Overview:
Transfer RNA from a Candidatus Uhrbacteria bacterium, 74 nucleotides, folded computationally. Model confidence (mean pLDDT): 81 of 100. Its Rfam family is "tRNA". Rfam links the family to the GO term triplet codon-amino acid adaptor activity. By type it is a transfer RNA.
RNA sequence: GGGCGUGUAGCUCAGUUGGUUAGAGCGCAAAGCUUAUACCUUUGUGGUCCUUGGUUCGAAUCCAAGCACGCCCA
Numbered sequence: 001g002g003g004c005g006u007g008u009a010g011c012u013c014a015g016u017u018g019g020u021u022a023g024a025g026c027g028c029a030a031a032g033c034u035u036a037u038a039c040c041u042u043u044g045u046g047g048u049c050c051u052u053g054g055u056u057c058g059a060a061u062c063c064a065a066g067c068a069c070g071c072c073c074a
């Protein structure tokens, strides 16, 4: 330098033939329980969907350019 892939919550990920609230597990907080800070139960908590543009009535999802990371080729 060329090609391909990935980027969604603090972490691991799901969600893509564009559509009505963006979700799960873990984590974290509070309450209950307890001798107890653990276990367990309940409730709560949390994201500008990497950035910037474009298409569209409507974009996490489609398109373009960037950025970061990974793999392959040279």
Stems, first nucleotide, its partner, number of pairs: 001073007010026004019057001027045006050066005